[in-house]
This is a predicted structure of a 72-nucleotide RNA (transfer RNA) from Candidatus Roizmanbacteria bacterium RIFCSPHIGHO2_02_FULL_38_11. It was read from a public genome assembly.

RNA sequence: GAGCUCGUAGCUCAGCGGCAGAGCGUUCGAUUCACAUUCGAAAGGCCGAUGGUUCAAAUCCAUCCGAGCUCA
Numbered sequence: 001g002a003g004c005u006c007g008u009a010g011c012u013c014a015g016c017g018g019c020a021g022a023g024c025g026u027u028c029g030a031u032u033c034a035c036a037u038u039c040g041a042a043a044g045g046c047c048g049a050u051g052g053u054u055c056a057a058a059u060c061c062a063u064c065c066g067a068g069c070u071c072a
Stems, first nucleotide, its partner, number of pairs: 001071007010024004018055001026042005048064005
């Protein structure tokens, strides 16, 4: 320098045009003498950035940024 994959909650990931979700974690409550386990609830995201297409974009397109792999 070129190509490919990826970037979504604190962590690991799903969702691939029409409401942003799960597991673990955190907080609160129930249970217990207490802790753990179990059960219930809640908080936590401007979906890497900017622009474009569209009635509507996490999702499609372009550029850029970052990470990984391959080639030179």